[in-house]
RNA sequence: CUCUGCUCAGAGCAAACCAGGGGAAACCCCGGGACGCAGAGCAACGGGACUAAAGGAUGUAAUUCCUAUGUCCGCCGAGCCGCCAGA
Numbered sequence: 001c002u003c004u005g006c007u008c009a010g011a012g013c014a015a016a017c018c019a020g021g022g023g024a025a026a027c028c029c030c031g032g033g034a035c036g037c038a039g040a041g042c043a044a045c046g047g048g049a050c051u052a053a054a055g056g057a058u059g060u061a062a063u064u065c066c067u068a069u070g071u072c073c074g075c076c077g078a079g080c081c082g083c084c085a086g087a
Base pairs, nucleotide, nucleotide: 002087003086004085005084012037013036017032018031020029021028022027035074041080042079045077046076047075048072049071050070055066056065057064
């Protein structure tokens, strides 16, 4: 340096759910809580998923539909950085 995660060490993160807060929502923050995670660290670049406030379409209206500039990296891929062990 590359590959691998069978074994060792010390750590780390935290799904569902619950309380509080933010947001139109998706979802996020914080505390509790652990289903799991060897990158469940960073980061929306490509694909994918979710939401649809504003805008547009429809319509007398109610509604319905379209749309990301919003969200998810704990959906996949690519990128960056990194612990331990083995080969």
Annotation: Predicted 3D model of an 87-nucleotide RNA (c-di-GMP-I riboswitch aptamer) from a Nitrospirota bacterium. The organism belongs to Nitrospirota, within Bacteria. Its mean pLDDT, the model's own confidence on a scale to 100, is 88.